[in-house]
Model confidence (mean pLDDT): 75 of 100. Predicted 3D model of a 413-nucleotide RNA (Bacterial RNase P class A) from Dermatophilaceae bacterium Soc4.6. The RNAcentral record of the sequence draws on ENA. A source record names the gene rnpB. Rfam family: Bacterial RNase P class A. Gene Ontology terms of the family: ribonuclease P activity, tRNA processing and dimeric ribonuclease P complex. The model forms 97% of the base pairs in the Rfam consensus. The source organism's lineage runs through Bacteria, Actinomycetota, Actinomycetes, Micrococcales and Dermatophilaceae.
RNA sequence: UGAGUCGGUCAGGCGGUCGCGUCAGGGUCUCUGCCUUCGGGCCGGGGCACCUGCCGAGGAACGUCCGGGCUCCACAGGGCGAGGUGGUGGCCAACAGCCACCCGGAGUGAUCCGCGGGACAGUGCCACAGAAAGCAGACCGCCUCGGUGAACCACUGGCUUCGGCCGGCAGGCACCGCGGUAAGGGUGAAACGGUGGUGUAAGAGACCACCAGCGCCCCCGGUGACGGGGGCGGCUAGGUAAACCCCACCUGGAGCAAGCUCAGACAGCAGGCGUUCGAGGGCGGCCCGCCCGAGCCUGCGGGUAGAGCGCUCGAGCCGGUCAGCAAUGGCCGGCCUAGAUGGAUGAUCGCCACCCCACCACUGCGGUAACGCCGGUGGGGGACAGAACCCGGCGUAUCGACCGACUCAUCCA
Repeated sequence: UGAGUCGGUCAGGCGGUCGCGUCAGGGUCUCUGCCUUCGGGCCGGGGCACCUGCCGAGGAACGUCCGGGCUCCACAGGGCGAGGUGGUGGCCAACAGCCACCCGGAGUGAUCCGCGGGACAGUGCCACAGAAAGCAGACCGCCUCGGUGAACCACUGGCUUCGGCCGGCAGGCACCGCGGUAAGGGUGAAACGGUGGUGUAAGAGACCACCAGCGCCCCCGGUGACGGGGGCGGCUAGGUAAACCCCACCUGGAGCAAGCUCAGACAGCAGGCGUUCGAGGGCGGCCCGCCCGAGCCUGCGGGUAGAGCGCUCGAGCCGGUCAGCAAUGGCCGGCCUAGAUGGAUGAUCGCCACCCCACCACUGCGGUAACGCCGGUGGGGGACAGAACCCGGCGUAUCGACCGACUCAUCCA
């Protein structure tokens, strides 16, 4: 200098004008409660058009995919079923999250990816192609045997005018058949270990050596996943569990329209079932079991749809320090940071900063030059998206700017 990997930070700044919401204070107006010696008092309570002040979205507030807090369901028994998680160790309130490590794979590398328990517990499935796809399989090829044939080669008999002619045989050969063979070909994602040899009619772990892999045992290292080494065995074992299933661990349901308080409105009628032979409801889906229990269901008709609490101080944020490889935790100090409910957090102008494009000037710097930097003028750009009970994660979207660590290639010293 070029190419790349990983992690982090920010999400323009200042000012003017107009506007919105919560809260606090003030002030005119207005409604209203209690007391009263009727003057007023209680710095009473509210409303609102006003004024002033403080504060006022995010890294994802998003998707609502996980996990928790909180609230209610009776603080909720047993069995069956259902769902979730899945290498190991740690962190955390918890998790499907995070950190570190292990194993497998990709990359020269930094680094990245893994839906990473079990396929000798059992069952199922494996498209297309292919002969055959799971207690394999014979299509081609190779081989033994049997049969048939005889153009050519080999072997061989006879005749000959020496050019040939007529035969025989069945080794090679051709065809058919019973078989053998998984070495070779071909198909496939995958064809029942690999290489070499022995062996055989041809072959084959049939046997042997080495290698790969599997199971068991022992030793060493590690908390562990696992790694390293040695021995024995039988010679070989396909994939799929996000198929059923098995193993281990975990899990009650519904959700802030949870739930609670206050205020306020109304009108009943008809039908069905039921009151200890109990309707109906609740206890997670089913069963058992338990509890409440005099009302319940359907149709027609009628009414209300306001206010407050929950609500924001919380596993909180910032800084320092200590422990730890890290996630994270302990301690110390500081800070208070939206609470709307038709739903506020905005609009516009100016200057500056940033990025992009075009043009100008060629004065300065680098370069042989093209050109680049700097300078000037003009134009353009700033995304994704917005709280609604609150947190911890994950995933997704995002104009751009900046910082740090590391890798590879090349050059210079």